Model confidence (mean pLDDT): 80 of 100. Predicted 3D model of a 71-nucleotide RNA (transfer RNA) from a Patescibacteria group bacterium. Its Rfam family is "tRNA". By type it is a transfer RNA. The organism belongs to Bacteria candidate phyla, within Bacteria. RNAcentral records the identical sequence in 2 taxa.

RNA sequence: AGGGGCGUCGUUCAGAGGCAGGACAGCGGUCUCCAAAACCGCUAACGGGAGUUCGAUUCUCUCCGCCCCUG
Numbered sequence: 001a002g003g004g005g006c007g008u009c010g011u012u013c014a015g016a017g018g019c020a021g022g023a024c025a026g027c028g029g030u031c032u033c034c035a036a037a038a039c040c041g042c043u044a045a046c047g048g049g050a051g052u053u054c055g056a057u058u059c060u061c062u063c064c065g066c067c068c069c070u071g
Base pairs, nucleotide, nucleotide: 001070002069003068004067005066006065007064010024011023012022013021018054026042027041028040029039030038047063048062049061050060051059
């Protein structure tokens, strides 16, 4: 310098145009003599900017970061 992949709750993994979900963790509750376990509930996220669209986490462009390949 060129090419490719990835970026989503604290962690990890889904979702690929219709308003984001699971597991673990955290908080509250039930149970218990107390705790653990179990069960119920709650909180919490789409890397930044722009474009397309009625609507973007999803499609396009660009930037940033990480990884791989070629030279």